[in-house]
Predicted 3D model of a 73-nucleotide RNA (transfer RNA) from a Bacilli bacterium. Lineage of the source: Bacteria > Bacillati > Bacillota > Bacilli. The prediction has a mean pLDDT of 82. It was read from a public genome assembly. It matches the Rfam family "tRNA". Rfam classes the family as a transfer RNA.

RNA sequence: CGCGGGGUGGAGCAGUUGGUAGCUCGCUGGGCUCAUAACCCAGAGGUCGCAAGUUCAAGUCUUGCUCCCGCAA
Numbered sequence: 001c002g003c004g005g006g007g008u009g010g011a012g013c014a015g016u017u018g019g020u021a022g023c024u025c026g027c028u029g030g031g032c033u034c035a036u037a038a039c040c041c042a043g044a045g046g047u048c049g050c051a052a053g054u055u056c057a058a059g060u061c062u063u064g065c066u067c068c069c070g071c072a073a
Base pairs, nucleotide, nucleotide: 002071003070004069005068006067007066010025011024012023013022019056027043028042029041030040031039049065050064051063052062053061
């Protein structure tokens, strides 16, 4: 250099037809308890790797770049 897969809150992931960005754990506050854990309720936290294009509308489609994993050499 070539081919394939991936990058989405702190962590692990979903988002399959382009139409409000979600789930589990964690975190914060409250409830329950003599107390802790468990359990219940609420909340915060995301420029969806970067840039451009198409579109009324892009996490999703197209192009370039970048990082990680694998294959081949």